This is a predicted structure of a 119-nucleotide RNA (SAM riboswitch aptamer (S box leader)) from a Verrucomicrobiales bacterium. The coordinates come from a structure-prediction model, not an experiment, and the mean pLDDT is 77. Lineage of the source: Bacteria > Pseudomonadati > Verrucomicrobiota > Verrucomicrobiia > Verrucomicrobiales. It matches the Rfam family "SAM riboswitch aptamer (S box leader)". Rfam's curators write: The SAM riboswitch is found upstream of a number of genes which code for proteins involved in methionine or cysteine biosynthesis in Gram-positive bacteria.
RNA sequence: AUCUCAUUAAGAGUGGCUGAGGGAUCUGGCCCUGUGACGCCACGGCAACCGGUUGGAAUGCGAAUCCAACGACGAGGUGCCAAUUCCAGCCCGACGGCAGCGUCAGGGGAAAAUGGGAC
Numbered sequence: 001a002u003c004u005c006a007u008u009a010a011g012a013g014u015g016g017c018u019g020a021g022g023g024a025u026c027u028g029g030c031c032c033u034g035u036g037a038c039g040c041c042a043c044g045g046c047a048a049c050c051g052g053u054u055g056g057a058a059u060g061c062g063a064a065u066c067c068a069a070c071g072a073c074g075a076g077g078u079g080c081c082a083a084u085u086c087c088a089g090c091c092c093g094a095c096g097g098c099a100g101c102g103u104c105a106g107g108g109g110a111a112a113a114u115g116g117g118a119c
Base pairs, nucleotide, nucleotide: 002118003117004116005115006114007113008112013043014042015041016040017039021032022031023030026089027088028087029086044081045080046079049077050076052073053072054071055067056066058065059064085111090108091107092106093104094103095102096101
């Protein structure tokens, strides 16, 4: 890099350096930002994907699977710490409108992110 599986409405920020853009990409919207964003570093935290420890239930020889509050814990590997993945774009539904179109914590898809696995 490619393929595959799972998840993405919750959660968690201070300080230092830097100095103008940033929110993945394109378009549109909306927002953050010299009261210092983005990025980097330090420390702190969140979470529970992997790994570890551990409780319980059913099936089971076992392995494995599962959770009656997605059981509990967090010392390891990642990840994450503005806004739903900030929102929309394609298809469908409901409602409103003569219509263009608008609305919805709507459904699905695409893309992306993160993790596990395969090669």